[in-house]
Context: one part of a larger RNA
RNA sequence: UCCGGCGAGUUACCGUCGGCAGCCUGGUUAAGGUCCUCAGGACCGGAGCCAUAGGGAAACCGAGUCUGAAUAGGGCGAAUAUGUUGCCGGUGGUAGACCCGAAACUGCGUGAACUACCCAUGAGCAGGAUGAAGCGCGGGUUAUACCGCGUGGAGGUCCGAACCCACUUGGGUUGAAAACCGAGGGGAUGACUUGUGGGGAGGAGUGAAAGUCUAAUCAAACGCAGAGAUAGCUGGUUCUCUCCGAAAUAGCUUUAGGGCUAGCCUUGUGCCACUACGUACCGGGGGUAGAGAGACUGAAUCGGCUUGGGGGUCUUCCCAGACUACCCUGCUGAACCAAACUCCGAAUACCGGGACGAUUAUCACAGGAGUCAGUCCCUGGGGGAUAAGCUCCAGGGUCGAGAGGGAAACAACCCUGAUCAUCCGCUAAGGUCCCUAAACAACGCUCAGUCACUAAGGAAGUUGGAUUGCUGAGACAGCCAGGAUGUUGGCUUAGAAGCAGCCACCAUUUAAAAAGUGCGUAACAGCUUACUGGUCGAGCAAUCCUGCGCCGAUAAUGAACGGGAGUAAGCGUUGUACCGAAGCGAUGGAUUCGACGCAAGUCGAGUGGUAGGAGAGCGCUGUGGAUCAGAUACGAGUCGUACCGUAAGGAGCGAUGUCGGGGUCCACAGGUGAUUAUGCCGGA
Repeated sequence: UCCGGCGAGUUACCGUCGGCAGCCUGGUUAAGGUCCUCAGGACCGGAGCCAUAGGGAAACCGAGUCUGAAUAGGGCGAAUAUGUUGCCGGUGGUAGACCCGAAACUGCGUGAACUACCCAUGAGCAGGAUGAAGCGCGGGUUAUACCGCGUGGAGGUCCGAACCCACUUGGGUUGAAAACCGAGGGGAUGACUUGUGGGGAGGAGUGAAAGUCUAAUCAAACGCAGAGAUAGCUGGUUCUCUCCGAAAUAGCUUUAGGGCUAGCCUUGUGCCACUACGUACCGGGGGUAGAGAGACUGAAUCGGCUUGGGGGUCUUCCCAGACUACCCUGCUGAACCAAACUCCGAAUACCGGGACGAUUAUCACAGGAGUCAGUCCCUGGGGGAUAAGCUCCAGGGUCGAGAGGGAAACAACCCUGAUCAUCCGCUAAGGUCCCUAAACAACGCUCAGUCACUAAGGAAGUUGGAUUGCUGAGACAGCCAGGAUGUUGGCUUAGAAGCAGCCACCAUUUAAAAAGUGCGUAACAGCUUACUGGUCGAGCAAUCCUGCGCCGAUAAUGAACGGGAGUAAGCGUUGUACCGAAGCGAUGGAUUCGACGCAAGUCGAGUGGUAGGAGAGCGCUGUGGAUCAGAUACGAGUCGUACCGUAAGGAGCGAUGUCGGGGUCCACAGGUGAUUAUGCCGGA
């Protein structure tokens, strides 16, 4: 993982609401008793309970009463109602209360056979090495000291087996083993190791101290009990169909993943009022969007004038004064800004009114809920960085709880809301070269495979438009020729001659020619340009707007039309077709509600759906009643099977079946339905 079986809203009592039933001359008995055909029996039993009157804390008063000084006002009542008992169902409370699940707490016990420490009594440690004290002899000394040679045999001494340990590494890691095996390693006369007996224990022991160890368990052992602890948490919760159908918000909460009340859903009953709602109109208040600045409060740029103050410079013996490309302030001109500015001021929205529309939708009461983690998109905003698939509000939509078509694939985007059937039709979004259903025509644009990711910025790409200037008195480009003189302008400079730099920028001859546009020279020279003539012969130059393109364009395996491919099968505009969905239609069927109808039925509007509310059924086990088949038996169960029903499901037939019951109908009762609980038991 699979198969089979088991496996979760029950029961008691007390409330509350509904349905059904009895009584209402109010209802009803409890314990107990009597009878008895011994049963879910009948009859006594009125104690008690509910109702019949309320108000007050109460005394108490009473259709009133309480408050109060009150004959005031106000609160709760009365003013005529509807009860009560039982059964069944919904739901609440108290109980384990739908089921499984803690970590823990408490009580009483069991454990030191493992292990930690202690006590008593025993045991063990091959071999080798080193050679302390002491002692002897000798030397030495006045005597010691001291030295040498022996002897001696100390030590948490050395090397190293047994024994004890466990530092490194290889293997093992569903192991041979819930800690091992191999190779090395450490201690090995000691704070050593070990046998036997004994001691102390659960907030306690023991601890050369690691929260270590206390029987493979330890930041509080194990067993049983309280005990079905508690679990605002997680998981699971079993047949079918029909009708309706949410919420992820507000307030409060030791509250934030939980609750309570409201909101939104459902069921029942009631109300029929232009009540809710919609549309247009009429009447309102507003201070948002926008706008404004001479209407305030602030913000803020550049000028002018200048009052006042300050700073700076100058002058000055003092008084005083002059200047100011500085700062503040004042006046004034121009341009400008604001969520917490407003002289103004919409659209919407909201409130009211009458009119029209409108399946009572609204509202009231009662029973039952669920919801309190929302999500993305568009719009208006706050936070953030005018970031986030970010976060917080508001208005709308989708998903949530929504299938179908489109977007290649893609909850939240676009189209559209799936009662069922059909090898019928029409459309939506989106499409019509092939994959792949369906297309043609016309006029433009694009050459980039742009189409088929992006910006600042860049560019004689190309389309269309506009403006200005030049142009047959010849433009623009090219080519031929000229491009001069005073003069090397003055200054500066070593030099400065058009061309380092500064100043000036005149005049002459001319068709025209700068006191010189750029190269160039040390400086000249030289080349060139402006400008002019000729040649040529028709448009040229500049700027702005605009359509489509180009570059900008770099990321980790190969990926930016879905692929092929396409120069239209790309882009723009236009026209006419077609394809395309569970949309709409057609035909037939089912069902809910409404209207009509005696009924059969007809017509109309509906029938996506999570949490959830309401309704109708199927099947299982047993009990009671009725009924049926059966002796060649019949039959549950099991196996097979092409039948029936809208579903749960139900027959028929065949085979098997050595057990004894079974089917159908009505009613009742429940240990009544399992793909999920790391469910339990058995099997594979």
Source information: Predicted 3D model of a 684-nucleotide part of an RNA (large-subunit ribosomal RNA, domain II) from a Thermoguttaceae bacterium. The coordinates come from a structure-prediction model, not an experiment, and the mean pLDDT is 83. Taxonomically the source falls in Thermoguttaceae (Bacteria, Pseudomonadati, Planctomycetota, Pirellulales). RNAcentral holds the full RNA, with entries from ENA.